[in-house]
Formats: sequence, structure tokens, C1' cells
RNA sequence: UGCUUAUCAAGAGAGACGGAGGGACUGGCCCGAAGAUGUCUCGGCAGCGGGCUCUAUGGAGCGCUGUGCCAAAUCCAGCAAGCAUAUGUGCUUGGCAGAUAAGAA
Repeated sequence: UGCUUAUCAAGAGAGACGGAGGGACUGGCCCGAAGAUGUCUCGGCAGCGGGCUCUAUGGAGCGCUGUGCCAAAUCCAGCAAGCAUAUGUGCUUGGCAGAUAAGAA
């Protein structure tokens, strides 16, 4: 880097540094000098892999370890189909893209 599988409407913030854009892309809509995004420290959430305990093959618990995460549903939509419609759009399902974990290359 691509591939496969699983999950993505729950959950979880303080301080310091720094100083302009940021929320992957496009459109919308938001966040941001009352300092965002980012980096570091501490704290926390979760429970994917390893580990331990219980159960007894389905799993449950712990949260030690490797990751991950801590604005908004992956912030919403994007493509296709169906339904409704006041023709603005709304809803549902599947997909695309993305993120995370694990695995084999």
C1' cells in the first nucleotide's frame, strides 16, 4: 500500500504550547482570535486482539497489555431502488467512500 472479515445513532475533558484555518473529498451545515484544528501532559471512554477469571462452547466478567477514541449519527447528503410529496423535499433499504480493530499477503 491494496485485499478479507467485523463494527460505526451509545460513551468519554482539563491544563500547557501554539496562532489560522478546521470538520478525509465535493456540496450543505457547523466549529474557530471569548483561540478552533494540531502537539504534549494528565485524566477518562470503550472492550477489537493478547492475557486472567467464570461458564461450558453460546458466551459473561476484569481492564493487566497492544491499539483506538473523547463537538455535532462516520455532522448530513453524494450512487441506485422503492414509498410519500405541498415538487422544496422527507422516509426506508442496499451500495460507494471513510474510520477503527483483527487476519493473511
Model confidence (mean pLDDT): 86 of 100.
The RNA shown here (SAM riboswitch aptamer (S box leader)) has 105 nucleotides and comes from Sporosarcina globispora.
It was read from a public genome assembly, where an Rfam model found it.
It matches the Rfam family "SAM riboswitch aptamer (S box leader)". Its family is annotated with regulation of gene expression in the Gene Ontology.